[in-house]
Context: one part of a larger RNA
């Protein structure tokens, strides 16, 4: 000198764009954040629409948040293949005949509640049996196995099987990037083989048997620390430091564990168990998980609104209309940062008053003010007024938004501070104090003439900021 997710002190006019819980992955009141489909189905209430409950389908594995753990194929990069894929695209083939239940509803009944239990009835694109089938699977090539669902406004939308694609994912490998030897030996599913099981798939992934291997000073094993990268800061560069916002990847969801469903989870707003904590209770028993958006308490130097809207973009469902969407689009708060603008302009005295200094003559603040003329950025008021809107045409649809922007009116009107002045280092005098009170980044000042303390005048630097503290180069 530059930089910061900063904080503190003094001060503070406006706008745009960014940015804002870095600490206790501490606890959370309240509201909202994931639903949707009647063109799959049964019923209740209504009947012009429809609404609700339940079965069923798809979604809920995305999006949003956080960085606790993890030194590891977690990440980056370059490769590989023993694999999978709902929705989407292309192509081919098919969609036959049956069956038994069950929920909501009804009746009864238990419980404070949460929630159950028994009986009876019923539907489906729910469940299930058989048939057939091939560019499917297995095969000892004889054969064996395996599918479907209908709806309808008759236009279609679906369903099953197979192949290919797109995109995504699983797994494997080379290389690369922390500190520590005051950690030197580590390892028994350990290293390899055979067989079997398991998986979508390879594999000690698991099991049985066999062999005794495997790693290590090129640092094994252990300990400490840490999300990784794109990138950011600084620097001429080499390098050093960092990993906020944004993007990609990984991991986590009170703590520990487990599986179910499903194309996909071992699943933040699903299930089960255990633990701690909180809440309800009729004491028998139950309920919960903000590291979603706001908000609250706590701890802290310190970090915002319990806002508006689905108008746009995107997502889920739906044939669609549409519904949902704290994603997102916006507004609010904070000088937290960067950028831009303003706080007026011109004239105006041998120079007012006041204050300061003085050699008492004068000098400085100083064209500064007053005063005269001008302008209206900005502020205020009034009027006009978008784009963002695309969705085949028409019509309709804007949260922001009485916005941006344009025009007019009034009137200098609404707007300057902070730090410093011995040297480093730009900028000096007076008064007070008297090694006191105090200053201070370093050198150092102060003990009666202090340009270094305190006040005043003047001056210097930066400016809606200016200083200080902390950290990095």
């Nucleotide at each position: 000198g530059g930089a910061u997710g900063a904080a503190u002190g003094c001060u503070g006019g406006c706008g745009g764009c960014g940015u804002g819980g870095a600490u206790g992955a501490g606890g959370c009141a309240u509201g909202c954040a994931a639903g949707u489909c009647g063109a799959a189905u049964g019923a209740a209430u209504u009947u012009a629409g429809a609404u609700u409950c339940a079965u069923g389908g798809c979604a809920g594995a995305c999006g949003a948040g956080g960085u606790a753990g993890g030194a590891a194929c977690a990440c980056g990069u370059a490769g590989g293949u023993a694999c999978g894929u709902a929705c989407c695209c292309a192509a081919g083939a098919g969609u036959c005949a049956g069956g038994g239940a069950u929920a909501a509803u009804c009746c009864g009944u238990c419980g404070a509640a949460a929630g159950g239990c028994g009986g009876g009835a019923u539907a489906a694109u729910a469940c299930u049996u058989g048939a057939u089938g091939g560019u499917c699977c297995c095969u000892u090539c004889g054969g064996g196995g395996u599918a479907a669902a209908g709806a309808u406004u008759u236009a279609u939308c679906g369903c099953u099987c197979u192949u290919g694609g797109a995109a995504c994912g699983g797994c494997c490998u080379g290389c690369g990037g922390g500190c520590u030897a005051u950690c030197a030996g580590c390892u028994u599913g350990u290293u390899g083989g055979u067989a079997a099981g398991g998986u979508a798939a390879c594999g000690g992934c698991u099991u049985a048997c066999c062999a005794a291997g495997g790693c290590u000073a090129c640092g094994a094993c252990g300990g400490c620390u840490a999300g990784g990268g794109g990138a950011g800061g600084u620097g001429a560069g080499a390098g050093c430091c960092u990993g906020a916002c944004c993007c990609c990847c990984a991991c986590c969801g009170a703590u520990g564990g487990a599986a179910c469903u499903g194309c996909g989870a071992c699943a933040c707003g699903g299930u089960c168990c255990a633990u701690a904590c909180u809440c309800c209770u009729a004491c028998g028993g139950g309920a919960g998980g903000c590291u979603g958006c706001a908000g609250u308490c706590g701890a802290g130097a310190a970090u915002c609104u319990u806002c508006c809207g689905c108008a746009a973009u995107g997502g889920a469902c739906g044939a669609a209309a549409g519904u949902c969407u704290g994603a997102c689009g916006g507004a609010g708060c904070g000088a937290c940062g960067c950028c831009g603008c303003g706080u007026g302009g011109u004239g105006g005295a041998u120079g007012a008053a006041g204050c300061c200094c003085u050699u008492a003559g004068g000098g400085g603040c100083g064209u500064a003010a007053a005063c005269a003329c001008c302008u209206u950025u900005u502020a205020u008021g009034a009027g006009g007024g978008a784009g963002g809107a695309a969705g085949u045409u028409u019509a309709u649809u804007g949260a922001c938004g009485u916005u941006a922007c344009c025009u007019c009116a009034u009137g200098a009107a609404u707007a300057a501070g902070g730090g410093g002045c011995u040297c480093c280092c730009a900028a000096c005098u007076c008064u007070g104090u008297g090694c006191c009170a105090g200053c201070a980044g370093g050198a150092g000042c102060g003990g009666u003439a202090a340009u270094a303390c305190a006040g005043a005048g003047g001056c210097c630097c930066c400016a809606a900021g200016c200083a200080u503290u902390a950290u990095c180069c």